[in-house]
Context: one part of a larger RNA
RNA sequence: GGACGGGGACCCGCACAAGCGGUGGAGCAUGUGGUUUAAUUCGAAGCAACGCGAAGAACCUUACCAGGCCUUGACAUCCCGGCGACAGACAGGUAACGCUGUCCUCCCUUCGGGGCGCCGGAGACAGGUGGUGCAUGGUUGUCGUCAGCUCGUGUCGUGAGAUGUUGGGUUAAGUCCCGCAACGAGCGCAACCCUUAUUCCCAGUAGCCAGCAUUUAGGGUGGGCACUCUGGGGAGACUGCCAGGGAUAACCUGGAGGAAGGUGGGGAUGACGUCAAAUCAUCAUGCCCCUUAUGGCCUGGGCUACACACGUGCUACAAUGGCGUAAACAAAGGGAAGCGAGCCUGCGAGGGGGAGCAAAUCCCAAAAACCACCUCCCAGUUCGGAUUGUAGUCUGCAACCCGACUACAUGAAGCUGGAAUCGCUAGUAAUCGCGAAUCAGAAUGUCGCGGUGAAUACAUUCCCGGGUGUGUACA
Numbered sequence: 001g002g003a004c005g006g007g008g009a010c011c012c013g014c015a016c017a018a019g020c021g022g023u024g025g026a027g028c029a030u031g032u033g034g035u036u037u038a039a040u041u042c043g044a045a046g047c048a049a050c051g052c053g054a055a056g057a058a059c060c061u062u063a064c065c066a067g068g069c070c071u072u073g074a075c076a077u078c079c080c081g082g083c084g085a086c087a088g089a090c091a092g093g094u095a096a097c098g099c100u101g102u103c104c105u106c107c108c109u110u111c112g113g114g115g116c117g118c119c120g121g122a123g124a125c126a127g128g129u130g131g132u133g134c135a136u137g138g139u140u141g142u143c144g145u146c147a148g149c150u151c152g153u154g155u156c157g158u159g160a161g162a163u164g165u166u167g168g169g170u171u172a173a174g175u176c177c178c179g180c181a182a183c184g185a186g187c188g189c190a191a192c193c194c195u196u197a198u199u200c201c202c203a204g205u206a207g208c209c210a211g212c213a214u215u216u217a218g219g220g221u222g223g224g225c226a227c228u229c230u231g232g233g234g235a236g237a238c239u240g241c242c243a244g245g246g247a248u249a250a251c252c253u254g255g256a257g258g259a260a261g262g263u264g265g266g267g268a269u270g271a272c273g274u275c276a277a278a279u280c281a282u283c284a285u286g287c288c289c290c291u292u293a294u295g296g297c298c299u300g301g302g303c304u305a306c307a308c309a310c311g312u313g314c315u316a317c318a319a320u321g322g323c324g325u326a327a328a329c330a331a332a333g334g335g336a337a338g339c340g341a342g343c344c345u346g347c348g349a350g351g352g353g354g355a356g357c358a359a360a361u362c363c364c365a366a367a368a369a370c371c372a373c374c375u376c377c378c379a380g381u382u383c384g385g386a387u388u389g390u391a392g393u394c395u396g397c398a399a400c401c402c403g404a405c406u407a408c409a410u411g412a413a414g415c416u417g418g419a420a421u422c423g424c425u426a427g428u429a430a431u432c433g434c435g436a437a438u439c440a441g442a443a444u445g446u447c448g449c450g451g452u453g454a455a456u457a458c459a460u461u462c463c464c465g466g467g468u469g470u471g472u473a474c475a
Base pairs, nucleotide, nucleotide: 005474007470009468010467011466012465013464015460019424020423021422022421023420026315027314028313029312030311031310032309033308034306035305042053043052064301065300066299067298068297069296070295073125077124078123079121080120081119082118083117084116088103089102090101091100092099106115107114108113127290128289130288131287132286136284137283138279139278140277141275143273148187149186150185151184152183153182154163155162156161167178168177169176193267194266195265196264198235199234200233201232202231203230204229207225212222213221214220238261241255242254243253244252245251317417321376322375324373325372333364334363335362338357339356343352344351345350383414388409389408390407391406392405393404394403430452431451432450433449434448435447436446
């Protein structure tokens, strides 16, 4: 100097407390462990692995297993010889690839050859999701958006080092003020960036009967850009003003005006470093290893197994509810090998058909909870929907292993969950639907969007984590 403590001081955080809703019990979905298996490919391991890599395993993917094949190879560069395009079509054969045969088929030229491609040969080599993340780059998680981490010169100390960065206040903040052997500076904080909340100007193929005309009554048409909106540029918030407190400072408390008030809300942004943290399977890469195989191709299987254990979710256990009928109000997105109206058809999933739309114009598209009325009357029920049977739809060479959805029938557990444990401080929790990426098909996951919309915070004693200072508290 640093770290640690069941030492003491100060401060902060959904850390406790105050509240609301969950998990842990049930069924299912999904990931993991274990077990099983020919294989159940590999990685991730307290927080910070476990709906994680995977934004989507029927084949492919796919790395695993079984079997059948290839050996300069599926891919790159170089040499020699042959052929003439390459591509493509057909036939035989196979589980399929490989294999065999037939047809068709170039350009330039100085006529030597060359370009391009295929086939055959020889070897240099290719290839490896094989090992090592404890050899590495790059990228990432975490402490933590915590307020810290350092440097130059000077000064002090024999020195390691100290000072600055400590102290008195204050702040979300090493934020700022004052003081001080320190004076300055850098990386962080803040601001600059995006979005949201108000308004003005500009613009008007969505919006408006606002005012006029017309109308098939639909902003449909004429007309208009006032409003809504869209999107480009400004304004606006700065403790600027007032009062009180405070050292007359920084700042704090209250008030006015204002759409917004003291960082307005949200995001992006992650200092020096820690964990030999994660990744050699995104990629790159040193070394080691394989080379008729640890490489390559194909068919089938597996990654979907199942006595069990755990994590994360969905649906419920009902009356603040279920069912039925009628009927409103969004935002943000996507669309051409695409989205697909109206219409016809089917109980339905769908099918037929094809208008319109590269989209503020058309479509996906019905928002749902909500509201109104009817019914059920506390029951394993008109709750709950697992499981199973039958019949189907769609995608796709192909739904047996192993897809989603529909109809009818079936109607399991479950009556609010032990010890324990999680999230959340406001348009938040809770609850309700909608969309997108991936994607032929396949979400209860993920990432977004809006609708309805709470309760509580006395306080810092205690639990957890973090920051600062203390060696005249403990060795």
This is a predicted structure of a 475-nucleotide part of an RNA (small-subunit ribosomal RNA, 3' major domain) from an uncultured bacterium. The coordinates come from a structure-prediction model, not an experiment, and the mean pLDDT is 81.